[in-house]
Molecule: small-subunit ribosomal RNA
Organism: uncultured bacterium
RNA sequence: AGAGUUUGAUCCUGGCUCAGGAUGAACGCUGGCGGCGUGCCUAACACAUGCAAGUCGAACGGAGUUAAAGGAGCUUGCUCCUUUAGCUUAGUGGCGGACGGGUGAGUAACGCGUGGGUAACCUACCUCAUACAGGGGGAUAACAGCUGGAAACGGCUGCUAACACCGCAUAAGAUUGUAGUGCCGCAUGACAUAGCAAUCAAAUAUUUAUAGGUAUGAGAUGGGCCCGCGUCUGAUUAGCUAGUUGGCGGUGCAACGGACCACCAAGGCGACGAUCAGUAGCCGGCUUGAGAGAGUGACCGGCCACAUUGGGACUGAGACACGGCCCAAACUCCUACGGGAGGCAGCAGUGGGGAAUAUUGGGCAAUGGGGGCAACCCUGACCCAGCGACGCCGCGUGAGUGAAGAAGUAUUUCGGUAUGUAAAGCUCUAUCAGCAGGGAAGAUAAUGACGGUACCUGACUAAGAAGCCCCGGCUAACUACGUGCCAGCAGCCGCGGUAAUACGUAGGGGGCAAGCGUUAUCCGGAUUUACUGGGUGUAAAGGGAGCGUAGGCGGCGCUGCAAGUCAGAUGUGAAACCCCGGGGCUUAACCCCGGGACUGCAUUUGAAACUGCGCGGCUGGAGUACCGGAGAGGAAGGCGGAAUUCUUGGUGUAGCGGUGAAAUGCGUAGAUAUCAAGAAGAACACCGAUGGCGAAGGCAGCCUUCUGGACGGAUACUGACGCUGAGGCUCUAAAGUCAGGGGAGCAAACAGGAUUAGAUACCCUGGUAGUCCUGACCAUAAACGGUGUGCACUUGGUGUGCGGGGAAUUGUCCCUCCGCGCGCCGUAGCCAACGCGUUAAGUGCACCGCCUGGGGAGUACGGCCGCAAGGUUAAAACUCAAAGGAAUUGACGGGGACCCGCACAAGCGGUGGAGCAUGUGGCUUAAUUCGAUGCAACGCGAAGAACCUUACCUGGACUUGACAUGCAGGUGGUAGGGAACCGAAAGGGGACCGACGGCGGCAACGCCGAGCCUGCACAGGUGCUGCAUGGCUGUCGUCAGCUCGUGCUGUGAGGUGUUGGGUUAAGUCCCGCAACGAGCGCAACCCCUGUGGCUAGUUGCCAUCAUUCAGUUGGGCACUCUAGCCAGACUGCCUGUGAUAAGCAGGAGGAAGGUGGGGAUGACGUCAAGUCAGUAUGGUCCUUAUGUCCAGGGCUGCACACGUGCUACAAUGACCGGUACAGAAGGAAGCGAAGCCGCGAGGCGGAGCGGACCCCCAAAACCGGUCCCAGUUCGGAUUGGAGUCUGCAACCCGACUCCAUGAAGCCGGAAUCGCUAGUAACGGCGUAUCAGCUACGACGCCGUGAAUACGUUCCCGGGCCUUGCACACACCGCCCGUCAAG
Repeated sequence: AGAGUUUGAUCCUGGCUCAGGAUGAACGCUGGCGGCGUGCCUAACACAUGCAAGUCGAACGGAGUUAAAGGAGCUUGCUCCUUUAGCUUAGUGGCGGACGGGUGAGUAACGCGUGGGUAACCUACCUCAUACAGGGGGAUAACAGCUGGAAACGGCUGCUAACACCGCAUAAGAUUGUAGUGCCGCAUGACAUAGCAAUCAAAUAUUUAUAGGUAUGAGAUGGGCCCGCGUCUGAUUAGCUAGUUGGCGGUGCAACGGACCACCAAGGCGACGAUCAGUAGCCGGCUUGAGAGAGUGACCGGCCACAUUGGGACUGAGACACGGCCCAAACUCCUACGGGAGGCAGCAGUGGGGAAUAUUGGGCAAUGGGGGCAACCCUGACCCAGCGACGCCGCGUGAGUGAAGAAGUAUUUCGGUAUGUAAAGCUCUAUCAGCAGGGAAGAUAAUGACGGUACCUGACUAAGAAGCCCCGGCUAACUACGUGCCAGCAGCCGCGGUAAUACGUAGGGGGCAAGCGUUAUCCGGAUUUACUGGGUGUAAAGGGAGCGUAGGCGGCGCUGCAAGUCAGAUGUGAAACCCCGGGGCUUAACCCCGGGACUGCAUUUGAAACUGCGCGGCUGGAGUACCGGAGAGGAAGGCGGAAUUCUUGGUGUAGCGGUGAAAUGCGUAGAUAUCAAGAAGAACACCGAUGGCGAAGGCAGCCUUCUGGACGGAUACUGACGCUGAGGCUCUAAAGUCAGGGGAGCAAACAGGAUUAGAUACCCUGGUAGUCCUGACCAUAAACGGUGUGCACUUGGUGUGCGGGGAAUUGUCCCUCCGCGCGCCGUAGCCAACGCGUUAAGUGCACCGCCUGGGGAGUACGGCCGCAAGGUUAAAACUCAAAGGAAUUGACGGGGACCCGCACAAGCGGUGGAGCAUGUGGCUUAAUUCGAUGCAACGCGAAGAACCUUACCUGGACUUGACAUGCAGGUGGUAGGGAACCGAAAGGGGACCGACGGCGGCAACGCCGAGCCUGCACAGGUGCUGCAUGGCUGUCGUCAGCUCGUGCUGUGAGGUGUUGGGUUAAGUCCCGCAACGAGCGCAACCCCUGUGGCUAGUUGCCAUCAUUCAGUUGGGCACUCUAGCCAGACUGCCUGUGAUAAGCAGGAGGAAGGUGGGGAUGACGUCAAGUCAGUAUGGUCCUUAUGUCCAGGGCUGCACACGUGCUACAAUGACCGGUACAGAAGGAAGCGAAGCCGCGAGGCGGAGCGGACCCCCAAAACCGGUCCCAGUUCGGAUUGGAGUCUGCAACCCGACUCCAUGAAGCCGGAAUCGCUAGUAACGGCGUAUCAGCUACGACGCCGUGAAUACGUUCCCGGGCCUUGCACACACCGCCCGUCAAG
């Protein structure tokens, strides 16, 4: 010191939240020791029991008791009496129970704090001083007797004492009265002094020196009363007050006083907040804060108040008295029912309340208090101990060494990594606790509860002593498993829907530590109430405007005062606390000492600049007088024309009117149109203008009258007369209200017609209030410049309204200047930005209003106003984490501008109807394996499902496995082959047959290997996740875009560049420009094709020569062709146009012309697009099965729906006959010629060919003929029969041929697709896959070969610029209301 959170991102405003500190705390988990503190915050609720205030015999009379002495009686060891000395004490008396201790209910108050006053007062005990104490009297408790009552408690009679009580004397003195003198004080008055009068004292005890007593004065201490200032919230509490305010005279008090009483007066308080209501003991301090502040008032200290509730007095120096009295009330207890007793907010303790707060402890040893001469007694004050981690502080739970980095655990890419020097082991130590011994200070002689405590010493064992919270960001600390929007977490943002660092557990880590977290509360952060230190054009916020009261603020000199202000001094600001220094407990906490500070208040002495006040001046602020012009300023009265509607009359005829289109409506009873005349009401075209006037609202034809304000020009006058303005008053558009008029047009409501899913709307036809006038209300508006008023200052440019000046000139313009208005653009500056910018939103001053997150709500309640409508003032509960402002980039718009594309249009041919083929959905099924699903799935994966394929189903089998690698063991009749037999096969089964390599060794034989068997690791999976992935692909789109570096610019996101003017197929190029360059795309480079040349000439070709049935052969390479290299096209040339550019239009030449045609080539990215089933791959699941093998079936199932195709419906045709012309591709388990057979599919056959050589090789077209518009000589489905071929096998389920059969269909609804030239359309040919084939598919090839494009309004898609935006998952968005369910 800040951080998180509004957005796609940004800046700002603004709230919410967090990190810090604190606590009389509580709760959860945990808990070793000690010291010092601290502990009912709630029920001022109720209390059992014990204790908390007594003491004095040196005040008094008794009583009891002990001892001694004396005496008496005698029962000779007892009783009684007297005296003396002790002890105990009920009573009388004295002092103290007014202190100490508790609590905070009440109290908003002179209660408290602070500073003063008392000339208006008191003060026991204590101290000092002066004086005195003479002499008497009468009682009474105790006690005794009698007696009442259950008790508490009494009653009567009798006796007695005092320092108890009462007169008298004395009076230094005091008080009072009275009339003087002196002196002092602001004053009431105080003090001193002399005279007279009145009143007032005392107590004794004894050891003779003290103690006690009385009076007076003084002191000290403690109080009473009074005053200034300060002391919470609410105005939705605005008026309160009769002893009230004052006076005179009294009463009363220690004392002043309406404190009380009688009389008199009518005052007193209040916006500087009275009264009322709510809350609260106040302070020193404490907590927090940089401070200013804010919060708080436990412990300790000061004051106050209270003692069950309310009231009252008595005694006393002091009380209206916590452990005193009386009365009343509630409650509790006792009772013999008559009557009595009690008051823990003292210390313990109990019940209750509560989240929650301790022992019915020890001691008067210390400190202090009461009594006493004293000894001493009393003291739950106090000192100690106990309980509680409640807080603060200190200490410990070990230290060193120790790598094989042990084991275990977790994780892992299986290599390792982490826990971790951590442990173990070795070497040490003993603080605390435990054991033993000694043993204080606190006490000046004696006395120690604490306490055998603190402390010291010794021996002994690493032993007895660690938890809690957290680990997504804020915020320090990460992995695994489980879970699967479940369970849960969460302070805010937010996590969890199968790979969760956010849930739970574990390992690890971070933080703190005998504690750690949570909750609650306070301050801080929050400059988020802003005094220090905020705002108000658009974020919340300027009152609708003016006048003006209180108040606030106020021009220039002179002079005085000294209230504010400043300086010095003095007093006070208690102690504790705080800060600094020092000291004492081993340290610290804690405690002690000294200093500082306590920012304040008061008194006093000075200063006089500033503010203030007084006196007297000034003219610059303000105002007055004079002259002048401008203006929709206001009020009243009068006048005018145009238009509309209506009435009357004329002309005239079928419509008018209205709309996007219509209809309602009006019109043959004569409308609309048109002419003339008349009536009525309302509003004033042109001028007219970011022009004028007004405070705002607002003001518009013309004239007259009355009237307000501003401005200009000159002088003169007044002399600060000013500014602002809470309340208050006045004005205030439209609508609305009341009363009376008026009413042409317009027009809420209402009616009808349309529109629409509906249409209580928009549009149309009507139409009433109202709009107008007079009078009276209402008081609100986006009453806006969203900008309060006034004054001053701060570069400019330009226009306009009014007035004025100067020069030159003379007539009207120009130039220049001054003042006041109204606008625009802009400097500095300001602003979050937009913007403002001498008319400030700049720089300052003065005053007022208003704001403090969004919603609830400008609402409810209350008050005030109003006839009403309503206005004004103005909350809370609850709820959200945002709500907002400005600007940015995108996307979007039934916004705009520009431009493309078979996008539309113009054309040609199709689809959608039929039959069939094929794919899909659906249904069915044991299975109909799986995937693909708008464009961009659906003749798609599949360039070929009868078995296989095959992943699916049924059934039968196998288990280290169909396949790979490694290890261990075994193995010579081993590996391998394998007939019988079971079986559908797979598989089982095994007679029998039967090998081999390398090394050592003479050999026997041994070892190793291959193979095989067994076992262990593992294999295997077309199981899941394309939303965990790689790779590949589709799509926008072959659309022209997408970016970067540097610079510049903006607080920033960003912008600029890439926008603009042209141009292009193109971000293609040119020009301009705070940009200059560059990259990925475009284009070009590549391939095919179109022309030519060169090279080459076999298997290709044949013009010339020869030859032949035949380019067959010789020959040739000219031509075609083949396939390699070149050339060619570049807007190069010309004309025009364009800006002289880029380019465009036309032309020439050319095979080809402006990209010649076609292909390959797909930017940044989008769609969590597609694919785990092509392959790869993370995770997960199965492991005698979700793996593997086999047989059969299925993928071909069929009420239906859709997509893509084929064939047709015919004459531009079908059929028959004849007869031409291709290109490209393929061929050895292949292509297969000739020839022969078959109607044909095909068969036999086998030449040639691994290919420019052989094989496969066209159809439409063309020529001739038949058919004659018909379900046909169209069409060929379906079905019957007979065949061919492939294949182990054509039943499910192949293709083809022949004969026969001959269905639907006569050109296809809504809708929809392709194509711009060698294209569409039509025609055939080839290839991959492949035994064969469902191919009518896909991919290629050539042949024949069109039509049309005016154009870009519209539909679809796209590009660029701009605009709006509350969208950003981005319009398939966002969002409002109603209803329903939860």